[in-house]
RNA sequence: UCCGCGAUAGCUCAGUUGGUAGAGCAAAUGACUGUUAAUCAUUGGGUCCCAGGUUCGAGUCCUGGUCGCGGAG
Numbered sequence: 001u002c003c004g005c006g007a008u009a010g011c012u013c014a015g016u017u018g019g020u021a022g023a024g025c026a027a028a029u030g031a032c033u034g035u036u037a038a039u040c041a042u043u044g045g046g047u048c049c050c051a052g053g054u055u056c057g058a059g060u061c062c063u064g065g066u067c068g069c070g071g072a073g
Stems, first nucleotide, its partner, number of pairs: 001072007010025004019056001027043005049065005
C1' cells in the first nucleotide's frame, strides 16, 4: 500500500426482501425465606463506530473515514 471480515444495551450476540431494534447474562424493584443464595414476576437501559449519499422510509444499500482481527506484497 492492497484485499477480506467485524463494530448494535454494562457484557456476549441475534436482527429475514430496507418498514422505525431484540434475546441471554448482568442491574433495579417486588414475591418467596428467620437471613443470604436459588427460584418466580415486573421494570429500566440504545445517536445501531463516525460523516455524507440514495430512498416516502436505512442497523441493513452506496461513498469516505476511524478502530480491531486476518491475509497478500
Source information: This is a predicted structure of a 73-nucleotide RNA (transfer RNA) from Pseudomonas neustonica. Model confidence (mean pLDDT): 81 of 100. The source organism's lineage runs through Bacteria, Pseudomonadati, Pseudomonadota, Gammaproteobacteria and Pseudomonas.